A computed fold for a 73-nucleotide RNA from Alkalibacter rhizosphaerae, annotated as transfer RNA. Rfam family: tRNA. Its mean pLDDT, the model's own confidence on a scale to 100, is 80. The organism belongs to Alkalibacter, within Bacteria.

RNA sequence: GCUACCCUGGCUCAGAAGGUAGAGCAGCUCACUCGUAAUGAGCAGGUCACCGGUUCGAAUCCGGUGGGUAGCU
Repeated sequence: GCUACCCUGGCUCAGAAGGUAGAGCAGCUCACUCGUAAUGAGCAGGUCACCGGUUCGAAUCCGGUGGGUAGCU
């Protein structure tokens, strides 16, 4: 330099064919307990890497930029 794939709560990931952003773990509160852990119930937390385009509508489609992984040269 070229090619492919990935980037979504604190962490690990889901969300194919556009239409309300989700799960598990972690966190907080409550219940249970003599107390802790475990368990149960609830709560909070994400401008979906960034900039544009298409569209009534974009995490999703298109272009560019940045970062990461792998392969090739």